[in-house]
Context: one part of a larger RNA
RNA sequence: UAUGCUUGUCUCAAAGAUUAAGCCAUGCAUGUCUAAGUUCAUUGACUUUGAACAGAGAAACUGCGAAUGGCUCAUUACAACAGUCAUAAUUUCUUUGAUCGUUCCUUACUACAUGGAUAACCGUGGUAAUUCUAGAGCUAAUACAUGCAAAAAGCUCCGACUUCAGGAAGGGGUGUAUUUAUUAGAUAAAAAACCAAUGCAGGCAACUGCUUUCCUUGGUGAAUCAUGAUAACUGCUCGAAUUGUAAGGCUUUAGGCCGACAAUGGUUCAUUCAAAUCUCUGACCUAUCAACUUUCGAUGGUAGGAUAGUGGCCUACCAUGGUGACAACGGGUAACGGGGAAUUAGGGUUUGAUUCCGGAGAGGGAGCCUGAGAAACGGCUCCCGGACCUACGGGACACAGCAGGCGCGCAAAUUACCCAAUCCCAACACGGGGAGGUAGUGACAAGAAAUAACAAUACAGGGCUCUUUUGGGUCUUGUCAUUGGAAUGAGUACAACGUAAACACCUUAACGAGGACCAAUUGGAGGGCAAGUCUGGUGCCAGCAGCCGCGGUAAUUCCAGCUCCAAUAGCGUAUAUU
Numbered sequence: 001u002a003u004g005c006u007u008g009u010c011u012c013a014a015a016g017a018u019u020a021a022g023c024c025a026u027g028c029a030u031g032u033c034u035a036a037g038u039u040c041a042u043u044g045a046c047u048u049u050g051a052a053c054a055g056a057g058a059a060a061c062u063g064c065g066a067a068u069g070g071c072u073c074a075u076u077a078c079a080a081c082a083g084u085c086a087u088a089a090u091u092u093c094u095u096u097g098a099u100c101g102u103u104c105c106u107u108a109c110u111a112c113a114u115g116g117a118u119a120a121c122c123g124u125g126g127u128a129a130u131u132c133u134a135g136a137g138c139u140a141a142u143a144c145a146u147g148c149a150a151a152a153a154g155c156u157c158c159g160a161c162u163u164c165a166g167g168a169a170g171g172g173g174u175g176u177a178u179u180u181a182u183u184a185g186a187u188a189a190a191a192a193a194c195c196a197a198u199g200c201a202g203g204c205a206a207c208u209g210c211u212u213u214c215c216u217u218g219g220u221g222a223a224u225c226a227u228g229a230u231a232a233c234u235g236c237u238c239g240a241a242u243u244g245u246a247a248g249g250c251u252u253u254a255g256g257c258c259g260a261c262a263a264u265g266g267u268u269c270a271u272u273c274a275a276a277u278c279u280c281u282g283a284c285c286u287a288u289c290a291a292c293u294u295u296c297g298a299u300g301g302u303a304g305g306a307u308a309g310u311g312g313c314c315u316a317c318c319a320u321g322g323u324g325a326c327a328a329c330g331g332g333u334a335a336c337g338g339g340g341a342a343u344u345a346g347g348g349u350u351u352g353a354u355u356c357c358g359g360a361g362a363g364g365g366a367g368c369c370u371g372a373g374a375a376a377c378g379g380c381u382c383c384c385g386g387a388c389c390u391a392c393g394g395g396a397c398a399c400a401g402c403a404g405g406c407g408c409g410c411a412a413a414u415u416a417c418c419c420a421a422u423c424c425c426a427a428c429a430c431g432g433g434g435a436g437g438u439a440g441u442g443a444c445a446a447g448a449a450a451u452a453a454c455a456a457u458a459c460a461g462g463g464c465u466c467u468u469u470u471g472g473g474u475c476u477u478g479u480c481a482u483u484g485g486a487a488u489g490a491g492u493a494c495a496a497c498g499u500a501a502a503c504a505c506c507u508u509a510a511c512g513a514g515g516a517c518c519a520a521u522u523g524g525a526g527g528g529c530a531a532g533u534c535u536g537g538u539g540c541c542a543g544c545a546g547c548c549g550c551g552g553u554a555a556u557u558c559c560a561g562c563u564c565c566a567a568u569a570g571c572g573u574a575u576a577u578u
Stems, first nucleotide, its partner, number of pairs: 001574005009448003015441001016408001022406003026403003031064002037061002042056002062427001071361003081282003086277002090275002096270003100266001110241001114145002121137001124134003154174005161166001175238001177234001179232006196213002199210004218225001240264001242263004248258003251254001284332003291323003298320008336358003340351004363384006386397001388395002414439001416438003422435001423433003454484003458479009489518001491511002493508001495507001521567005526548002532562001534561004543550002
């Protein structure tokens, strides 16, 4: 693990892995809206005025999710996986923290706000048919486009004027991102001399001596790092024409100026959630597999391409390498790996489809779109295999999601209820979730534990004691077709609790036990091995018996009855394993 017989209670609970990663009717399993993107459907109100809206709100556009979860184990043997190392070789929606006055290219202009569409809607249609769609007519945006304004300084390149020592008026460029090139990104210690400037002292002066030179530089074991600068580059990335709630302050009372709290969105840097590669070590059987790899990359180099990025990942040109009895290469595996499980004195042996982690896959292959993320399958396109509807022109499909069906088999549950819990997703306190929970089936396992307890009489003993041994007393051990009242849940059930709602449990009124029930079984009784030399039947037959053996007319072993033994709500059998 399966199966046979049996089965009262409570708790807990595995469950179509093994065989066919075989095939599937039907239903469901992924959707989503706040004050805060878009309402001229519709509807409710009031009308002091809501005349662009303001409450509710379908459909649709937009945004996000759908790459998580769930299922399965077919592949896969340095592959995956485990521990370990690295990314100075990279990407990262979201979260959180920072960041963001430079846009126009020329001055009579949209900046109190630009443009054109389209869905829903309305109407006209096509097809046997689909979550198929065509044509006409409207109308939105945080959809799709376009596109202004806004400080000072500094830096840098020109440089008007000129007494040819100098001097700076004025002008151009200068946000961020992209690509390329250049450059800074320093520093072991000490002394002397010289040049220049400045100060002090000595000097009429020439000059001499002494002092000082203030200068900026992060981080790592390590960088062409961080960061900065310069010159260019780009059919130029971003730099808010967005939404809600309050309705405030200031004056010049104006078509004025200033301003709050949120929401959504964007750039770059970090962070987080991750991902992708990567270092070292580790695996079952097999030599009836001894050589393998390399023209079509095998091993290395140089360059390029491709990639998020490293790399023969790919291409070109070179070199001739690389692995192997320490078992390469090949074959097998009823092989996904690990955490783990069983067994075990120690060492080991067997096992791990299965709830956690990692991987792989969605009938078999291949390719791709969208996107931060997929080589996605409850996405698309092909080929192969299968299969459905058809009016034969066409159309549609993928349960190794949850139920359910067929098939396969020794072998495995309901087409149930619910989002109340745990969490997840979304624009979200509100919706959704066969994730998940709850019941149903369920002797897979596991735990607790009823099927009686007590007393009296009677009977049979035992110890002690009295002794008039045929006995009495006392303390008791049992046995009972005897008697007696007590106790209780199995079951039934008002009620409440429980629960999303129930069921059940836990509580609990009322019913509910005398042998004929509310009745325990499964195997055995020669040995191993606990328990009969009892009775009837059979007569080397029928049969039993794991093994030894039993059975041929007194069977301790067969078939039965009685009695007994073992385990007990379980016990037997088969198989695998220790």